Predicted 3D model of a 409-nucleotide RNA (Bacterial RNase P class A) from Algoriphagus sp. Rfam family: Bacterial RNase P class A. By type it is a ribozyme. Its family is annotated with tRNA processing, ribonuclease P activity and dimeric ribonuclease P complex in the Gene Ontology. Of the family's consensus pairs, 97% are formed in the model. Lineage of the source: Bacteria > Pseudomonadati > Cytophagales > Cyclobacteriaceae > Algoriphagus.

[in-house]
RNA sequence: CGUGCAAGUCGUCUUGCCGCUGUCCUGUAAGGGAGAGAGGAAAGUCCGGGCAACAUAGAGCGCCAUACUUCCUAACGGGAAGGGUGCUGACUGGAGACGGUCAGUAUACAGCUAGUGCCACAGAGAAUAUACCGUCCGACCCGAUUUCUAUCGGGAUGGAUAAGGGUGAAAAGGUGGAGUAAGAGCCCACCGGGCUGAUGGUGACAUCAGUUGCAUGGCAAACCUUAUGGGUUGAAAGAUCAAAUAGGCCUCGGGCAAAGCGCUGCUCGUGCGAUUCGUCCCCGAUUUCGGUCGGGAUGGCGAUUCCGAGGCGGGUAGAUCGAUGGAUCCUGAUUGUGAAGUCAGGACUAGAUAAAUGGCAAGAUUCCUCUUGAGGAAACAGAACCCGGCUUACAGACUUGCACUUUUU
Repeated sequence: CGUGCAAGUCGUCUUGCCGCUGUCCUGUAAGGGAGAGAGGAAAGUCCGGGCAACAUAGAGCGCCAUACUUCCUAACGGGAAGGGUGCUGACUGGAGACGGUCAGUAUACAGCUAGUGCCACAGAGAAUAUACCGUCCGACCCGAUUUCUAUCGGGAUGGAUAAGGGUGAAAAGGUGGAGUAAGAGCCCACCGGGCUGAUGGUGACAUCAGUUGCAUGGCAAACCUUAUGGGUUGAAAGAUCAAAUAGGCCUCGGGCAAAGCGCUGCUCGUGCGAUUCGUCCCCGAUUUCGGUCGGGAUGGCGAUUCCGAGGCGGGUAGAUCGAUGGAUCCUGAUUGUGAAGUCAGGACUAGAUAAAUGGCAAGAUUCCUCUUGAGGAAACAGAACCCGGCUUACAGACUUGCACUUUUU
C1' cells in the first nucleotide's frame, strides 16, 4: 500500500420559479407579509415507561419474566466498568502432570447433597457401575528342553486386579516415585478437590498459610427449587359539547342476613347499593263484633313500584380536546476510568385526519468509465399520542482496532 473481519460516524447541500399544509402579524373582505414543514432507522411491534380509563389496589393462589459484581438511568430483558470460566495467539517456568504474563474472543456465568428425570448407539460396565482383551497366583492336561531342580509354549478352570489396551462425547482425579504375586491414594511428593483462618477489595473475587487421602460425572435454553419483579387495556385509549330517537319491547335476579358494581385469570377483604304497595296466613292486645292496633321475611303470593343483569329493536355518527413546551434540543464550563451527572446561557424546530412536507432548472459534493473533457450513478427507505432502548435493511465515504500478502527501510 492492498485485501478481509469487527466496531462507530455521516448518509446529500445551495440558489431561483411554481405548488401544498400549519402557526403568527395585518386587513371589512378579497388579499398581503414573516417563519416552519418526514429518519438513522420514521421499519419490526420485541422490551421499558409517560399519559388515560376502570369504586379501592389491600391480601392469597395461578401465570409470566429476570438471574456473576458494582455503577448509570424515570425504568428496562438496556448501557458502562470489572470478576470468573472456556477457547485462540505470542513469549515463558517445569522431568511430567500442570502453570505464569500479555492480547483477542465467547459467555442463557443463582442452585445437581431439596426432589424427580435423561445420557441414544457402541461397550463388560454410564452414577447404588464394571471385567471384553490383558496381567499375576494356585492346581489339572499335552508337548519341548533338562543330571536334578526347574524353564518355555498350548488348552481349560478357580481366585486376585483395575495400573496397560479397547468401546464411547464422557469410564468415577492427574503426573512421578516407592511398594506388590501382579496392582490400586494402599503409601509419599507435587498439581487438583474439601475444610479452616489471615490479608486486600464497595463487591463479584484474589493472594497467602494450615489441615485432610479425598472428589457422589454431565444436562436445569430438563421438570423443578431459591431470590427479585410484574393489574388490565391502549389514542380505533379516553374526555367534553351539540343533535336525534321509541325515558320502546322481552327475559331473569333482587329489595338490607341483600342481587349487582366489584381496575385482573381465580378467590377473599374494604366500600357503594333499591329498605315500596297490596293481599292471604300466624301470634298478641282491644272491640259497639262491622273491625282496629302492633309484631312476624327463621310464613307465603302478587305488583303499571324501585334496583340490577342480559337480549331484540330504533335514532345519531357532527364538532372540540387528547395532539406536541418535553425524563426536549444546542453551546460552554466542571466532576467521573466510563456509561453519565451538575451548573450557566440560549432556542421553540411537522401536527395532518385518509392524510401536506413536492415539481422543474442550474450548480456544488461523492463515486464509476473512457481520457483531459464528457457521460452516467447516488442506497435502505415516508411521521400519525409521545419518549428511552433492542433488532433488522442499507449505494457510497470517513475513523479506529485486529489478521494476512507484497514492497521499502